RNAcentral holds the full RNA, with entries from ENA. Large-subunit ribosomal RNA, domain II from a Candidatus Methylomirabilia bacterium, 683 nucleotides, folded computationally. The coordinates come from a structure-prediction model, not an experiment, and the mean pLDDT is 84.

Context: one part of a larger RNA
RNA sequence: UCCGGCGAGUUACGCCUUGCGUGCGAGGUUAAGGGCCUCUGGUCCGGAGCCGAAGCGAAAGCGAGUCUGAAACGGGCGACAUAAGUACGCAGGGGUAGACCCGAAACCGAAGCGAUCUAUCCAUGGCCAGGGUGAAGCCGGGGUAACACCUGGUGGAGGCCCGAACCGUUGUGGGUUGAAAACUGCUCGGAUGAGCUGUGGAUAGGGGUGAAAGGCCAAUCAAGCUCGGAGAUAGCUGGUUCUCCCCGAAAUAUAUUUAGGUAUAGCCUCAGAGCGAUGUCUCCAGGAGGUAGAGCACUGCGUGGGUUAGGGGGCCUACCCGCUUACCGACCCCAUGCAAACUCCGAAUGCCUGUGAGAUGGACUCUGGGAGUCAGUGGGCGGGCGAUAAUGUCCGUCUGCGAGAGGGAAACAGCCCAGACCGUCAGCUAAGGCCCCCAAGUGCGAACUAAGUGAGAAAGGAUGUGGAUUUGCCCAGACAGCUAGGAGGUUGGCUUAGAAGCAGCCAUGCCUUUAAAGAGUGCGUAACAGCUCACUAGUCAAGUGGAUCUGCGCCGAUAAUGGUCGGGACUCAAGUUCGCCGCCGAAGCUACGGAUGUGGAAACAUGGUAGGGGAGCAUUCCCUAGGCAUUGAAGCCGGCCCGUGAGGGCACCGGUGGAGCGUAGGGAAGAGAGUAUGCCGGA
Numbered sequence: 001u002c003c004g005g006c007g008a009g010u011u012a013c014g015c016c017u018u019g020c021g022u023g024c025g026a027g028g029u030u031a032a033g034g035g036c037c038u039c040u041g042g043u044c045c046g047g048a049g050c051c052g053a054a055g056c057g058a059a060a061g062c063g064a065g066u067c068u069g070a071a072a073c074g075g076g077c078g079a080c081a082u083a084a085g086u087a088c089g090c091a092g093g094g095g096u097a098g099a100c101c102c103g104a105a106a107c108c109g110a111a112g113c114g115a116u117c118u119a120u121c122c123a124u125g126g127c128c129a130g131g132g133u134g135a136a137g138c139c140g141g142g143g144u145a146a147c148a149c150c151u152g153g154u155g156g157a158g159g160c161c162c163g164a165a166c167c168g169u170u171g172u173g174g175g176u177u178g179a180a181a182a183c184u185g186c187u188c189g190g191a192u193g194a195g196c197u198g199u200g201g202a203u204a205g206g207g208g209u210g211a212a213a214g215g216c217c218a219a220u221c222a223a224g225c226u227c228g229g230a231g232a233u234a235g236c237u238g239g240u241u242c243u244c245c246c247c248g249a250a251a252u253a254u255a256u257u258u259a260g261g262u263a264u265a266g267c268c269u270c271a272g273a274g275c276g277a278u279g280u281c282u283c284c285a286g287g288a289g290g291u292a293g294a295g296c297a298c299u300g301c302g303u304g305g306g307u308u309a310g311g312g313g314g315c316c317u318a319c320c321c322g323c324u325u326a327c328c329g330a331c332c333c334c335a336u337g338c339a340a341a342c343u344c345c346g347a348a349u350g351c352c353u354g355u356g357a358g359a360u361g362g363a364c365u366c367u368g369g370g371a372g373u374c375a376g377u378g379g380g381c382g383g384g385c386g387a388u389a390a391u392g393u394c395c396g397u398c399u400g401c402g403a404g405a406g407g408g409a410a411a412c413a414g415c416c417c418a419g420a421c422c423g424u425c426a427g428c429u430a431a432g433g434c435c436c437c438c439a440a441g442u443g444c445g446a447a448c449u450a451a452g453u454g455a456g457a458a459a460g461g462a463u464g465u466g467g468a469u470u471u472g473c474c475c476a477g478a479c480a481g482c483u484a485g486g487a488g489g490u491u492g493g494c495u496u497a498g499a500a501g502c503a504g505c506c507a508u509g510c511c512u513u514u515a516a517a518g519a520g521u522g523c524g525u526a527a528c529a530g531c532u533c534a535c536u537a538g539u540c541a542a543g544u545g546g547a548u549c550u551g552c553g554c555c556g557a558u559a560a561u562g563g564u565c566g567g568g569a570c571u572c573a574a575g576u577u578c579g580c581c582g583c584c585g586a587a588g589c590u591a592c593g594g595a596u597g598u599g600g601a602a603a604c605a606u607g608g609u610a611g612g613g614g615a616g617c618a619u620u621c622c623c624u625a626g627g628c629a630u631u632g633a634a635g636c637c638g639g640c641c642c643g644u645g646a647g648g649g650c651a652c653c654g655g656u657g658g659a660g661c662g663u664a665g666g667g668a669a670g671a672g673a674g675u676a677u678g679c680c681g682g683a
Stems, first nucleotide, its partner, number of pairs: 001683006011097003015094010027051003033045005055062002065077004100239002103236001107229003111226003119203009128193001130162003133158001137154006166190003171186004205221001207217003242616006252265005266373002268370007279360005284354004293345001294343002299339003303335004310328002312325004376401010406417003421594004426590003432584003435568003441581001443580006454570001460555002464552010481539005487512003492506003518533001522531002595606003617672001619669007627661002635656004639650004
């Protein structure tokens, strides 16, 4: 992992509540117990008790009233108008019980078992190759007044040294479904000691033991193991078994030792009731309002100017004054802005009302039974927070997903199109498409783009190119090119070593000769020189400059494994813009056939998670009736057929099997398996 079997809303109650059914009804009903019988049962007694027919008060008590109170003008709970209960059965829900099933970590017990592992202790035994070092003491010699002391020997001490057994385990390799639930190779520590070890014994679970690590107490230890309380509890996770039909949510508010739970409300469903259609939408009519926008009249903030009080600076001044100012500057005036917590103004929507008109419906309201939901989420629009960030976060509103399949967007819950009852080898369309992959145009007319732009991007940049507008010059010859000129006063003045058009400063409408020529546009020189330009003429011969708006392009353009528009590929396009015709394209629409919606027809409806409601199929057993079977029951294997499905049939098939089994109408449940790291068995 697979196969088979087992495996989860049950049962009890003088319980509560609602619906349905039946009986009786102002009443209903028996319980225990007993009698009888055809004795797992039926029937008859049994009225004890329970519920109802009257309430109010704490109660005495009173009573259609009563309580409060001195009393009710009152007020509370009742009665009346408007009378229904009760017993049993079935079903939904609740309560109390383990209460749908499995699952803890734990807690408790005068309960029990453990120290054959291990910790410490007690008693009694055992073990430690070999080698080294050489303490005290003693002896000899020296030495001292005597000691001390020195020296040679002897001696054999030590939690001494080296190193086997033995005990341990430092580092590292291997092993890690191991040879082994702690090992193995090499290496390493102790090895006469606080040493190691055999046997017997002691200490027991909030207890022991511990040279102390929360270590160890039988592969288990921040409280052993077994059994019991016990089906502990689990607002948590997982699982919860047949079919079809109808409707169909929520992820919000409030509260919560509450936030992944729950209660009430909201939203769903079922039953009954209400009915002058009460709901919703559109139109019409009537309302309230301070948003968007706008504005500056208020409250504040801001900019420029004018005027001007006050202040600062300067001058004057013994003081008081005064004069002045390219300083600051209130109020006021002019001009011009900003505001969620500003408003002289002020929409569109939305909201409220309706005796109005039209449309519409599983519309609306009430009562009662049953829920689920209270982790939401994408998009558009209006906002707060954030950075005018986030598939961010928090509100409002609409919508989708959630619970929605189908077509498009390459792929892609939330985008675009569109809401799937079933069938059809029929048709028309939507979004989106029509060169090939790939269904349908290599369609038509006009234009643009040259960047493979299309097929990612800004500020900014550019004689890219198309269109429009506007303004200069121009056959009295423009623009570009070529030829020629581009002069004199003068090297203007100043400055400077020099400054001559061209370092710098000043003046600049200088004057003259001219067709024209700046007291000079740039290069250049130390300074001159030189080359050029402006400007002018000639030549040539028709257009040539500037500005603004706009279409499509260009640069700006850098990311980590190999690139790409989905790919191929595409250039008067298969790109872009405008116009036009045709076609393809979905579970949309149409056509035909069928099912269901509880009399029928037409029309219409039939997506669906949580969840509510309805109708059925199958399994086991029981009752009643009537059947089948050795001329072969059930079960098993195949074939054929029927039903919308769970399923069913073979009277019309075959095999196996070898003794029981259907059908109809009722009843009762150990009543349906794919998932629970489910349980047991097998592969």